This is a predicted structure of a 347-nucleotide part of an RNA (small-subunit ribosomal RNA, central domain) from an uncultured bacterium. The full RNA is in RNAcentral, with records from ENA and SILVA.

Context: one part of a larger RNA
RNA sequence: UUGGCGUAAGGAUGCGUAGGCGGAUAUGUAAAUCAGAUGUGAAAUACCCGGGCUCAACUUGGGUACUGCAUUUGAAACUGCAUGUCUGGAGUGCCGGAGAGGAAAAGUGAAUUCCUAGUGUAGCGUGAAAUGCGUAGAGAUUAGGAAGAACACCAGGGGCGAAGGCGACUUUCUGGACCGUAACUGACGCUGAGGCAUGAAAGCGUGGGUAGCAAACAGGAUUAGAUACCCUGGUAGUCCACGCGUUAAACGAUGAAUACUAGGUGUAGGAGGUAUCAACUCUUUCUGUGCCGCAGUUAACACAAUAAGUAUUCCGCCUGGGAAGUACGAUCGCAAGAUUAAAACUC
Numbered sequence: 001u002u003g004g005c006g007u008a009a010g011g012a013u014g015c016g017u018a019g020g021c022g023g024a025u026a027u028g029u030a031a032a033u034c035a036g037a038u039g040u041g042a043a044a045u046a047c048c049c050g051g052g053c054u055c056a057a058c059u060u061g062g063g064u065a066c067u068g069c070a071u072u073u074g075a076a077a078c079u080g081c082a083u084g085u086c087u088g089g090a091g092u093g094c095c096g097g098a099g100a101g102g103a104a105a106a107g108u109g110a111a112u113u114c115c116u117a118g119u120g121u122a123g124c125g126u127g128a129a130a131u132g133c134g135u136a137g138a139g140a141u142u143a144g145g146a147a148g149a150a151c152a153c154c155a156g157g158g159g160c161g162a163a164g165g166c167g168a169c170u171u172u173c174u175g176g177a178c179c180g181u182a183a184c185u186g187a188c189g190c191u192g193a194g195g196c197a198u199g200a201a202a203g204c205g206u207g208g209g210u211a212g213c214a215a216a217c218a219g220g221a222u223u224a225g226a227u228a229c230c231c232u233g234g235u236a237g238u239c240c241a242c243g244c245g246u247u248a249a250a251c252g253a254u255g256a257a258u259a260c261u262a263g264g265u266g267u268a269g270g271a272g273g274u275a276u277c278a279a280c281u282c283u284u285u286c287u288g289u290g291c292c293g294c295a296g297u298u299a300a301c302a303c304a305a306u307a308a309g310u311a312u313u314c315c316g317c318c319u320g321g322g323a324a325g326u327a328c329g330a331u332c333g334c335a336a337g338a339u340u341a342a343a344a345c346u347c
Stems, first nucleotide, its partner, number of pairs: 003318003006301002010315001012198004019191003023086007031079001033075008046064007089188001090185003093181002096178001101174005112147008123133002159166002203244006212238002217233004255314006263292011296303002320347003329340004
């Protein structure tokens, strides 16, 4: 280069710099583009037609070619550039309904554990046991108190968020999307190497907190053994604040944007119509989210307007299995490690 990336290959996610690409219309320009002319493009070589060595190689004459470059003249559709105009892309305004979107603060309810007190007696615990707890009164039950963590029902392949993720209630601050309207701006757009920011859980640092749960650890069982499954305990951790770390099957294993391409049936948030006292119903439409399914695609499975279909733009990535996401080097990190990333050899 070609071919690919749901199952070998899509970056964890967003914002955005350079770059690449980019709506309609008018006029100009002529950088790119196209056409003509002139000059040059040495000779040899190459190709064509001839000549000379008996032929050929070889050699020689003529022609073509040398696809290029420079100068100049012209064209103006497309790209570029310049100056206007436009509203369909994009954005702003207004309207008003939904939402576990984010941050902070405050106070409450159920449960659990612990403490104190009352009632009460011999067990509790387990599949069965034992360790363990209990006559210094446990377990059970009642009352009071304390603490920390998580929010039953509602709850729904429902909602919101770029992803990670978000679920009791109230208040404050705050981001985004959507329906409608068509007042305003007038291409302001798409993508995005580097870069910056966010980024579950576990982990790390400092300081708090520690009810429950629980790596490690200890004990009891089970077992041939049992560094396990089960039981009794139990520390980091889980929680909070600030900082670090930056990885996941970070998954839809499916990058972002735009346009187009049969239907059917749900669901969430709006808007319009019919109808009505009102609601239900019926119907149209926009945005999101599911299922089924035609064409088409696909190696098949399957995907199928939320495409893996038909096209365009931009980025990332792949090139037999192993060695290996390893070594070395570099960058980052307190460390753990992360990122970048081979080869020999082997099949």